[in-house]
Context: one part of a larger RNA
RNA sequence: GGAUGAACGCUAGCGGCAGGCCUAAUACAUGCAAGUCGAGGGGUAAGGCUCACUUCGGUGAGUACACGACCGGCGCACGGGUGCGUAACGCGUAUGCAACCUACCUUUAACAGAGGGAUAGCCCCGAGAAAUCGGGAUUAAUACCACAUAACAUUGCACUAUUUCAUGAUAGAGCAAUUAAAGCUCCGGCGGUUAAAGAUGGGCAUGCGUGACAUUAGCUAGUUGGUGAGGUAACGGCUCACCAAGGCUACGAUGUCUAGGGGUUCUGAGAGGAUGAUCCCCCACACUGGUACUGAGACACGGACCAGACUCCUACGGGAGGCAGCAGUAAGGAAUAUUGCGCAAUGGAGGCAACUCUGACGCAGCCAUGCCGCGUGAAGGAAGAAGGCCUUAUGGGUCGUAAACUUCUUUUAUUUAGGAAUAACCCCUCGCUCGUGAGCGGGGCUGAAGGUACUAAACGAAUAAGCACCGCUAACUCCGUGCCAGCAGCCGCGGUAAUACGGAGGGUGCAAGCGUUAUCC
Numbered sequence: 001g002g003a004u005g006a007a008c009g010c011u012a013g014c015g016g017c018a019g020g021c022c023u024a025a026u027a028c029a030u031g032c033a034a035g036u037c038g039a040g041g042g043g044u045a046a047g048g049c050u051c052a053c054u055u056c057g058g059u060g061a062g063u064a065c066a067c068g069a070c071c072g073g074c075g076c077a078c079g080g081g082u083g084c085g086u087a088a089c090g091c092g093u094a095u096g097c098a099a100c101c102u103a104c105c106u107u108u109a110a111c112a113g114a115g116g117g118a119u120a121g122c123c124c125c126g127a128g129a130a131a132u133c134g135g136g137a138u139u140a141a142u143a144c145c146a147c148a149u150a151a152c153a154u155u156g157c158a159c160u161a162u163u164u165c166a167u168g169a170u171a172g173a174g175c176a177a178u179u180a181a182a183g184c185u186c187c188g189g190c191g192g193u194u195a196a197a198g199a200u201g202g203g204c205a206u207g208c209g210u211g212a213c214a215u216u217a218g219c220u221a222g223u224u225g226g227u228g229a230g231g232u233a234a235c236g237g238c239u240c241a242c243c244a245a246g247g248c249u250a251c252g253a254u255g256u257c258u259a260g261g262g263g264u265u266c267u268g269a270g271a272g273g274a275u276g277a278u279c280c281c282c283c284a285c286a287c288u289g290g291u292a293c294u295g296a297g298a299c300a301c302g303g304a305c306c307a308g309a310c311u312c313c314u315a316c317g318g319g320a321g322g323c324a325g326c327a328g329u330a331a332g333g334a335a336u337a338u339u340g341c342g343c344a345a346u347g348g349a350g351g352c353a354a355c356u357c358u359g360a361c362g363c364a365g366c367c368a369u370g371c372c373g374c375g376u377g378a379a380g381g382a383a384g385a386a387g388g389c390c391u392u393a394u395g396g397g398u399c400g401u402a403a404a405c406u407u408c409u410u411u412u413a414u415u416u417a418g419g420a421a422u423a424a425c426c427c428c429u430c431g432c433u434c435g436u437g438a439g440c441g442g443g444g445c446u447g448a449a450g451g452u453a454c455u456a457a458a459c460g461a462a463u464a465a466g467c468a469c470c471g472c473u474a475a476c477u478c479c480g481u482g483c484c485a486g487c488a489g490c491c492g493c494g495g496u497a498a499u500a501c502g503g504a505g506g507g508u509g510c511a512a513g514c515g516u517u518a519u520c521c
Stems, first nucleotide, its partner, number of pairs: 001521004006517005013374006019367002021332001026330003030327003035074003040071002043067002047065001048063006081285003090210008100202002105198007113147001115145002123136005153178005159172005183190002211257003218248003223245008260282004265274003287308005310321004338364001340363003346360001347358004377408004387399005414458005422449001427444007466510005471490002476505005486493002
């Protein structure tokens, strides 16, 4: 000198764009953050509409309006948060899988026949303070089960050709066995099953790279390898039985300490050094530890079970909970924001769709935390006014064209008026190509931000400058003090003429900021 997720002191007019718990992965009141589908189902708790009755309070029935709870499907493994752990195939980069999986989506081919028994809900009864649970009767399905059909699927047997470094792979034909489905409909479609391929996403393995300490020198029994079996989507001591005695290590094993990694970011001419906030990719975690279930996918933040610590309710028998989601609270700390608005846009989940949900996201609020931009007026104006300060003092110098005064402008502020783009879809409607659907075109509907941005008019210099410094180092004099009071980054300054302390005048530097502190180069 540059930089910062900064803090502190003094000061402060505006706008745009960014950023905002670095500490206690401490504890959390309250609200919201994952639902959706009635075009899968039995149905009807609430509401709407229609009808009937009515004591005018309501009651009953219907409903292709709508829908609580329930069965079922899909989603909840995404999105969002944090950096505890991890020195590791965790990450980065480059390869391999002839050792693998992949819901939804796309393409291709084939198929969907005929049945059965339950169960939630509803109804009845019971236990309990509650959470919740038990019994009986009855009922549906795209829920569940067995049967039929079936191969390019799977398994077994035996064969031919081509090919790989190899285990093997690919192609072809033969025999035997096993295995599937679901309906709904506004009649257009939407779905279902099997197989092959693609796309997407993942899993695994390997080379190289990726902290400190040798004042850590030896470490290791599932340890290293083999055979066999089990297990997995898949290879493998991944697990187990038996056998052998191996494996790693000064090219740093093992141990201890520290740490999420990368793209990046800061600095530097570069090499390098430092860094890992925001944004993007990967990993790990979800009160602490462990376990599996469901599922295409989890060993699952707002799922389950067990143990533990903590908090809460209790009728003392027993129960409930997990903000490292968004706000917010307490605590800690030098220190870090609103218990805001909206799904209008983008994206996601479900749905044929309308639509619903979405603290993702889009916005607004707070903070000079940073960067950038603008303003605090411009021109003229010498009686060089008054006043302050200095002085060689009836004088002169300086603040200083500075002020007054004259003329002008109106960014900005204030007031008034107008007022967006972001909107395209979906859907409705009309038309065309065309044929009941797809595509294209015209019109209509939809805006949180927001009466915001922006534009115009009115008004009047009106609403707007500080901070640090003046030995080194840009910028100097006077007064006070007298090794005192004090200053200080460094050298040092101060003991009666202090440009270094305190004040004043003047000056210098930066400027809505300026200094100090901390850290990095």
A computed fold for a 521-nucleotide part of an RNA from a metagenome, annotated as small-subunit ribosomal RNA, 5' domain. The coordinates come from a structure-prediction model, not an experiment, and the mean pLDDT is 85.